RNA sequence: UCCUCGAAAGGGCAAACCCGUCGUGAGGCGGGGGCGCAAAGCUACGGGCCUGCGGCUCCCCCCACUACGGGCCGCAGGUCGCCUGGCUGCCGAA
Numbered sequence: 001u002c003c004u005c006g007a008a009a010g011g012g013c014a015a016a017c018c019c020g021u022c023g024u025g026a027g028g029c030g031g032g033g034g035c036g037c038a039a040a041g042c043u044a045c046g047g048g049c050c051u052g053c054g055g056c057u058c059c060c061c062c063c064a065c066u067a068c069g070g071g072c073c074g075c076a077g078g079u080c081g082c083c084u085g086g087c088u089g090c091c092g093a094a
Base pairs, nucleotide, nucleotide: 005092006091012037013036017032018031019030020029021028022027035081041087042086043085046083047082048079049078050077051076052075053074054073055072056071057070058069
């Protein structure tokens, strides 16, 4: 000095919830708040989950059809505090 790792110190971030605001929505931003976090810094590339719209299909009902609901697909979005990949980074005990 680097890697693994995470004791200490100083500082950092900020879940739920509440208020305001933007958005059809998921959700974003600002303030309060503080569950947690050593990358809870950045990145939506891959998977997951969520939302909107459209299509197909199934179930139920029915004389019949639709709607509602479930599933799948497509398009457009959201989430990095779900996982993974990429980039960057503070401190230094064992």